[in-house]
RNA sequence: ACUGCAAGCUAGACUAUCGUCCCGAUAACUAUCGGGAAGGAAAGUCCGGACAGCAUAGAGCAACGCGGCAGAUAAUUCCUGCUCCUGAGUAAUUGGGAAGCUAGUGCCACAGAAAAUAACCGCCACGCUUCGGCGAGGUAAGGGUGAAAAUGUGCGGUAAGAGCGCACGAAUGAAUAUGGCAACAUAUUGAUUGGGUAAACCUCGCGUGCUGCAAUACCAAAUAAGUAAACGCUUGAGGGCUGCUCGCCCAAGUUUAUGGGUAGGUAGCAAGAUCCUAACAGCGAUGUUAGGGCUAGAUAAAUGAUAGUCCUCGACAGAAUCCGGCUUAUCGGCUUGCAGUAUUU
Numbered sequence: 001a002c003u004g005c006a007a008g009c010u011a012g013a014c015u016a017u018c019g020u021c022c023c024g025a026u027a028a029c030u031a032u033c034g035g036g037a038a039g040g041a042a043a044g045u046c047c048g049g050a051c052a053g054c055a056u057a058g059a060g061c062a063a064c065g066c067g068g069c070a071g072a073u074a075a076u077u078c079c080u081g082c083u084c085c086u087g088a089g090u091a092a093u094u095g096g097g098a099a100g101c102u103a104g105u106g107c108c109a110c111a112g113a114a115a116a117u118a119a120c121c122g123c124c125a126c127g128c129u130u131c132g133g134c135g136a137g138g139u140a141a142g143g144g145u146g147a148a149a150a151u152g153u154g155c156g157g158u159a160a161g162a163g164c165g166c167a168c169g170a171a172u173g174a175a176u177a178u179g180g181c182a183a184c185a186u187a188u189u190g191a192u193u194g195g196g197u198a199a200a201c202c203u204c205g206c207g208u209g210c211u212g213c214a215a216u217a218c219c220a221a222a223u224a225a226g227u228a229a230a231c232g233c234u235u236g237a238g239g240g241c242u243g244c245u246c247g248c249c250c251a252a253g254u255u256u257a258u259g260g261g262u263a264g265g266u267a268g269c270a271a272g273a274u275c276c277u278a279a280c281a282g283c284g285a286u287g288u289u290a291g292g293g294c295u296a297g298a299u300a301a302a303u304g305a306u307a308g309u310c311c312u313c314g315a316c317a318g319a320a321u322c323c324g325g326c327u328u329a330u331c332g333g334c335u336u337g338c339a340g341u342a343u344u345u
Base pairs, nucleotide, nucleotide: 001341002340003339004338005337006336007335008334009333010332012310013309014308015307016306017305018304020037021036022035023034024033025032026031039316043327044326046325047324048323049322050321051212052211053210054209058246059245060244061243063208064207065206066205067204068082069081070080071079083098084097085096086095087094088093099203100202104201105200106197107196108195120143121142122139123138124137126135127134128133151169152168153167154166155165156164170193171192172191174189175188176187177186178185179184216267217266218265219264226258227257228256229255230254231253238250239249240248274293275292276291277290278289279288280287281286
């Protein structure tokens, strides 16, 4: 200097005129003045909660979710670090996975003799033979099929072979020692020897009430204290917000059909598990302390138009109760650390 990897910040700006919405003040009729007005993802609705209601509780079953270890958080399957298996890259770095198959029941297509009670070719040896072969045995080392075929290699042994024997290994699990909070790692010594699959059914451990701002609370106005039927009135109809059962509670009306009126306004509504800066603790997520700040609140949906200037020439893109994460889309600019290559000193 170039190329790459990881983390963080930013997200066109300024001036003038007119316009839209909110808040405050003065007015008292919509006027004047002042202040303010979309994002890093506001998107997806994949998760977790705050808050509101049911509700004055509970138990069991079902159902659903999670699954290496240790932390952080209001909480989480998210986040941080670590352990083990595995893929990519020269590297920095980055992707995927993680309880149990020795509780049980299943499945492993096709090919192949056979997917675990194995013998197609082959090897050995016996009998017969028209010399083509036939019969009855032994074998699982060699070959074939397949993703996978009875733990691997070497030596000996055998009729031919085989853990049949020996040596050195592999995998699984156990014990002991050392290190670590732990998951685990290393070493030593025995034991055992079909494998895979739980995102197959299942087993084990831990956990979970539901619905959702169209929640909910209040006010005003209008109509027909409407009609009919069924069940019921303390011997309890109906109801209690995932489903079932028990239990507990409310209750004199409830349910079905039909008919009529209204569908307007206020609150919820933005001061928060809040933001910024600094120091300290921690590998880190994060926490503590101190100081400083108030930055949208629409309701068919507000920030637009015109003119000019600047340069990094502008992508993806617009709140609707709120907050913390994850995922997806994306034009540029800046900062820090790390890796590789080349050159020079």
Molecule: Bacterial RNase P class A
Organism: uncultured Chitinophagaceae bacterium